A computed fold for a 139-nucleotide RNA from Paenibacillus sp. 598K, annotated as c-di-AMP riboswitch aptamer (ydaO/yuaA leader). The sequence is in RNAcentral, with records from Rfam. Lineage of the source: Bacteria > Bacilli > Caryophanales > Paenibacillaceae > Paenibacillus.
[in-house]
RNA sequence: AUACUACCGAUGCCGAAUUCCGAGCCCAGGCUUGGAAACGGGGGAUCCAUCCCCGGGUGAAUUAAUUCCGCAAGAAGGAAUUAUAGGGAAACUCUCAACCGAACCCUCAGCUAACCUCGUAGGCACGAAGGGAGAAAAC
Numbered sequence: 001a002u003a004c005u006a007c008c009g010a011u012g013c014c015g016a017a018u019u020c021c022g023a024g025c026c027c028a029g030g031c032u033u034g035g036a037a038a039c040g041g042g043g044g045a046u047c048c049a050u051c052c053c054c055g056g057g058u059g060a061a062u063u064a065a066u067u068c069c070g071c072a073a074g075a076a077g078g079a080a081u082u083a084u085a086g087g088g089a090a091a092c093u094c095u096c097a098a099c100c101g102a103a104c105c106c107u108c109a110g111c112u113a114a115c116c117u118c119g120u121a122g123g124c125a126c127g128a129a130g131g132g133a134g135a136a137a138a139c
Base pairs, nucleotide, nucleotide: 011125012124013123014122018037019036020035021034022033023032024031025030026029038120039119040118041117042116043115048110055106056105057104058103063083064082065081066080067079068078069077086100087099092134093133094132095131096130
């Protein structure tokens, strides 16, 4: 000097997952426990819808083909590969391109006013956060 890794802070991103006000304990910075606002989810009438009975929910994460396991052969199910509905970053729209296309929860649940109830996590960052065009805004 360069590269990599870890920690803290700042600035941002995905996501509903943020802000504020107390109380107690331990010792100066944390832990526990309440409340409010805000954002988000679920349940839940009439009317409507559905004939249901082949379950349902959060989420972009749905669907299909092929191969393998399973099997006497199959089915259910699982794994892998390739695609796909869909999805997200430097305000917005279109387009090209790359990337993601999971995971979990509940077994009664259509919509649904009043009402009831639950959550406020986790993860990422020098970059595909890329290129082009359009319109707008600011100076």